[in-house]
RNA sequence: AGGCCCGUAGCUCAGCUGGGAGAGCACCUGACUCUUAAUCAGGGUGUCGUGGGUUCGAGCCCCACCGGGCCUACCA
Numbered sequence: 001a002g003g004c005c006c007g008u009a010g011c012u013c014a015g016c017u018g019g020g021a022g023a024g025c026a027c028c029u030g031a032c033u034c035u036u037a038a039u040c041a042g043g044g045u046g047u048c049g050u051g052g053g054u055u056c057g058a059g060c061c062c063c064a065c066c067g068g069g070c071c072u073a074c075c076a
Stems, first nucleotide, its partner, number of pairs: 001072007010025004019056001027043005049065005
């Protein structure tokens, strides 16, 4: 330098053919009693990496860029 993959909640990850943003764990609030905690009930807490484009409508399609990983090439 080039190619490919990944980026969605605090963490790990789903998200179908473009139309409702979600799960588990964690966390917060309350109840309870078996009290470093467990159990039960309730709560999503979010710039879907950033910017732009297409579209009636984008997490999803297109372009550029940023960050991470892998491979190849060059230099030595």